[in-house]
Context: one part of a larger RNA
Molecule: large-subunit ribosomal RNA, domain II
Organism: beach sand metagenome
């Protein structure tokens, strides 16, 4: 230096993981009562601090400790004797005996059977069952007796919270129930004792007030008249709950101003009264079931259909609201019965937890066997009841009619009888399902032997009971699952929806029931949206596959394939629940059914004929095919009605039926049902979810492919529960570790285990080389939370193990403060 191999800093490119940011995409506000809340239901502007199951007594149950036929710091005494520590004593409580209303009486020789266990027959505890004993109740009554009774020995389908060799007591602990303020806040009320008439109501006493006008009572004077009584006229006079109207007092209207005001009742203008039941000062009197009231339940100190203050009192509330950290496991009820019960309780049910026993048994299942039943259906020429239609029939019947002197006879309607016929039944049924319900399927069985008996038999025959022996591959159908017992116990006791089956109702998103399944208590994919519909139930990740539903674009996935249908100018149509449409129509189009016509030439189109008897008969003023009535033949024909319409006064004329020619293959009528159309009108503009779509992106049918859920499969991890092992023995196969397997939703509620806070004890630590706290970052844990770094700060802090509690906040129209 070259080649090969390995390693290889750094760099480039690509990919991946984690973190942070962004926010395309998804995503409705929490708490609460509720069947149901994002709600046009209520509470909540924000922040800090405070803020709600506590203590005690009794009882029940659990667990632990001490002693144990007893047990126990109540008290007292003693120990130097202090509240604490120790000892002693008798009482007392509970227990050791029950039963009976009570007087009273009062369980001892250890029982049998089955399960319980194995080694030997020493069979524990416990459970079931049969005995014996005690007390009570009922009953027979030998014997004794002072005649009151005592009472041996028995009996019973009777009662007992009894005995059958004790198990309790005390303390602690947890949970539950109850009494206490009793988880916290909250009344309207009730009671007791006081304070108020400075506001205001009314009375009394005593004060001080209240322009200017108008009207013009009584009385008086003068003049006049009159015989007189008296009257008239003019003055004067100044009465009055009279009048107009200042001050004053009031407060009508503007429904004015103001309405976080000047003001918790004011301002302006307007208005009422204004010499009297006037307005007002001071004093005084009346006080709370009381006053006072020209009466409004007005007023009684901004309070009045019973003032205010304090207390009982933290009154009570079946009612409203609130009730504070985390994880794991289990997990409801809205039903029964009773209650002056229906907004609530108790009771049973449903639930959690704890303990014990054990490998047997159990079951929302199926098959088999044996049962009970009278619902669906069916039936009504079967019973009961209802009910349509004719037919035949008979006589005693009934109504009507005919004949008739009468016996009669006949017709008709109805009833009746007979054989049929139509239609029905929650309270009809001969028949009679499906589903559903009950029972059975072996050791407590089977087989053999023996015994007892008052039953039974002709009979030691049978039956029942007892004893003993044998029989274990535990197994008497399938499938699946561990099963059983005991104690204690919260919450619930408003329910709602769907398919199906019922009841009421015209109906209802109506009311009331039943079975099952759901929602409630529950998320996930789909139904645009959505408690309950369809799919499917959930630890945290990865990969794959599907369900329901979808695959033009919004939007992940075929503008995929095949065959039909559909055109919608008022508004085509487009997917369970589900968000409507009907009767009735359509010569829109498609498919079908039935009956006709048709190459012996149909239908349609064009063309020709459409005659004669005869103007048929009757009727008519007239009627000749054609106002009307009854009839409706014959001839000639290819065919032509005693006439389908137009028409005429009546004729006429035209036309049709019918026949023929041309043409050359399908045609006519009635009905059925697909899509489409009509039927189809409402108030903001509007909804197949939107856009839009037309051999579809619509409707019907078929086929394949594809998309994606927390479903299914595989896999990693976490937790819980269990199997097996380490495993020997000392107290526990307790903890630990390994292994394998299954499971994981959750409101009310229960249980377990943790985190954090204040304080105490024990034992260890940190700290002036900087504690606590604060600020900014970083890390760890499923989570409550914890740890570290830097800065600040300037003096305390903290781990573990125990004990203890005024121990955890988002809500309470919460309290106080701040913004």
């Nucleotide at each position: 230096c070259u080649u090969c191999g390995u390693c290889g800093a750094g760099g480039a490119u690509g990919g991946c993981g984690c973190c942070u940011c962004u926010a395309a995409c998804a995503g409705c506000u929490c708490g609460u009562c509720u069947u149901g809340a994002a709600a046009c239901a209520c509470g909540a502007a924000c922040c800090a601090a405070g803020g709600a199951g506590u203590c005690u007594a009794a009882c029940a149950u659990u667990u632990g400790u001490g002693c144990g036929a007893g047990u126990a710091a109540a008290a007292c005494u003693g120990g130097a004797g202090u509240a604490a520590c120790c000892a002693g004593u008798c009482a007392u409580g509970c227990g050791a005996a029950a039963u009976g209303a009570a007087a009273g009486u009062g369980a001892g020789u250890c029982g049998g059977u089955g399960a319980g266990a194995u080694c030997u027959u020493u069979g524990c505890a416990u459970c079931a069952u049969c005995g014996u004993c005690c007390a009570a109740u009922c009953u027979u009554g030998c014997g004794c007796u002072u005649c009151g009774g005592c009472a041996a020995a028995g009996g019973a389908u009777u009662u007992g919270a009894g005995a059958u060799c004790g198990a309790g007591c005390a303390c602690a602990u947890a949970u539950g129930c109850u009494g206490g303020g009793a988880c916290c806040c909250g009344a309207a009320a009730g009671a007791u004792g006081g304070u108020g008439a400075a506001c205001u109501a009314u009375g009394c006493u005593u004060g001080a007030g209240g322009a200017g006008g108008g009207c013009g009572a009584a009385g008086u004077c003068a003049g006049g008249g009159g015989a007189a009584a008296c009257c008239c006229u003019g003055a004067u006079g100044g009465a009055g709950g009279c009048u107009c109207g200042c001050a004053a007092c009031g407060g009508u209207u503007c429904u004015g101003a103001c309405g976080u005001g000047c003001a918790a009742a004011u301002c302006g203008a307007u208005c009422g009264u204004u010499u009297g039941a006037u307005a007002u000062g001071a004093g005084u009197a009346u006080a709370g079931g009381g006053g006072c009231g020209a009466a409004a339940g007005a007023c009684u100190a901004a309070u009045c259909g019973a003032a205010c203050c304090a207390u009982c009192u933290a009154g009570u509330a079946g009612c409203u609201g609130g009730u504070u950290u985390c994880c794991u496991c289990c997990g409801a009820a809205a039903u029964u019965u009773c209650c002056c019960u229906u907004a609530g309780g108790a009771u049973a049910g449903c639930u959690a937890c704890a303990a014990c026993u054990u490998a047997a048994u159990c079951a929302g299942u199926u098959a088999c066997a044996c049962c009970a039943g009278g619902u669906a259906a069916a039936g009504c020429g079967a019973a009961u009841g209802a009910u349509u239609a004719g037919a035949g029939g008979a006589u005693c019947u009934g109504g009507g009619g005919a004949u008739g002197a009468a016996c009669u006879u006949c017709c008709u309607c109805a009833a009746c009888c007979u054989a049929u016929u139509c239609u029905c039944a929650a309270a009809c049924u001969u028949u009679a399902a499906a589903u559903g319900g009950g029972u059975g399927a072996g050791a407590g069985g089977c087989c053999a032997c023996g015994a007892u008996u008052g039953c039974u038999u002709a009979a030691a025959u049978g039956a029942a009971u007892c004893g003993c022996g044998g029989u274990a591959u535990u197994g008497g159908a399938a499938u699946g699952a561990g099963a059983g017992u005991u104690g204690c116990u919260a919450g619930u006791g408003g329910g709602c929806c769907a398919u199906u089956u019922c009841u009421g109702g015209u109906a209802a998103g109506c009311a009331g029931a039943a079975c099952u399944g759901g929602c409630g208590a529950u998320g996930c994919g789909g139904g645009a949206u959505g408690a309950u519909c369809c799919g499917a139930a959930c630890g945290c990740g990865g990969a794959g596959u599907u369900a329901a539903a979808g695959u033009g674009c919004c939007g992940a996935a075929c503008u995929u394939g095949u065959c039909g249908c559909u055109c919608a100018u008022g508004u085509a149509g487009a997917u369970c629940c589900c968000a409507u449409a009907a009767a009735a129509g359509g010569u829109g189009u498609u498919g079908g059914u039935g009956c006709a016509u048709u190459u012996a030439g149909a239908c349609a189109g064009c063309a020709g004929g459409a005659c004669g008897g005869u103007g048929g008969c009757c009727a008519u003023g007239g009627a000749a095919g054609u106002u009307g009535g009854a009839a409706u033949c014959c001839g000639c024909u290819a065919a032509g009605g005693a006439g389908u319409g137009u028409g005429u006064a009546a004729c006429a004329a035209c036309u049709c039926a019918c026949c023929u020619g041309c043409c050359g293959a399908a045609u006519g009528c009635a009905c059925c049902a697909g899509c489409c159309c009509u039927g189809a009108a409402a108030a903001u503009g509007g909804a197949u979810g939107g856009c839009g779509c037309u051999c579809a992106a619509g409707c019907g049918a078929c086929a394949g492919a594809c998309u994606u859920a927390u479903a299914c499969u595989c896999u990693g991890c976490c937790a819980u529960c269990g199997u097996g092992g380490u495993a020997a023995g000392u107290u526990g196969u307790c903890a630990a570790c390994c292994u394998c397997g299954a499971u994981g939703a959750g409101u009310a509620g229960g249980a377990g285990g943790a985190c954090g806070u204040g304080g105490u004890g024990u034992u260890g630590g940190u700290u002036g080389a900087g504690c606590a706290g604060g600020c900014u970052c970083a890390g760890u844990g499923u989570g409550g939370a914890c740890u570290g770094a830097g800065c600040u700060g300037a003096a305390a802090c903290u781990g573990a193990c125990a004990c203890u509690a005024g121990u955890g906040c988002a809500g309470a129209u919460c309290u106080u403060g701040g913004u």